Predicted 3D model of a 94-nucleotide RNA (Glycine riboswitch aptamer) from Rhodovarius crocodyli.
It was read from a public genome assembly, where an Rfam model found it.
Rfam family: Glycine riboswitch aptamer. Rfam describes the family as follows. This family represents the bacterial glycine riboswitch.
The prediction has a mean pLDDT of 81.
RNA sequence: GAAAUCCACGCGGGAGAGAGGGGCUUCAAACACCCCCGCCGAAGGCGCAACCGGCCCCCGGAAACGCUCAGGCACCCAGGGCCGCGUGGAAUAG
Numbered sequence: 001g002a003a004a005u006c007c008a009c010g011c012g013g014g015a016g017a018g019a020g021g022g023g024c025u026u027c028a029a030a031c032a033c034c035c036c037c038g039c040c041g042a043a044g045g046c047g048c049a050a051c052c053g054g055c056c057c058c059c060g061g062a063a064a065c066g067c068u069c070a071g072g073c074a075c076c077c078a079g080g081g082c083c084g085c086g087u088g089g090a091a092u093a094g
Base pairs, nucleotide, nucleotide: 005090006089007088008087009086010085011084012083013082018037020036021035022034023033038073039072040071044069045067046066047065051061052060053059054058
């Protein structure tokens, strides 16, 4: 002591899937709540998992893959992998 990289925060963008049925409520509905069925994967979690690494028939890491526990499934709100920009920090090259 940079750029790329990594981490945190802020701003912007951000998909998927039932306005399902019944109960309750209500003037009647919707929402919330309870039950049942159907679905989604992009918080998290898990995997006997592609792939990567090592002292290699074992161990470690692990995906946008798989599972759907959690979460979610009209609009709105919230969340949201990831992308862009900014700020701060860390480390490395020099």
The model forms 91% of the base pairs in the Rfam consensus.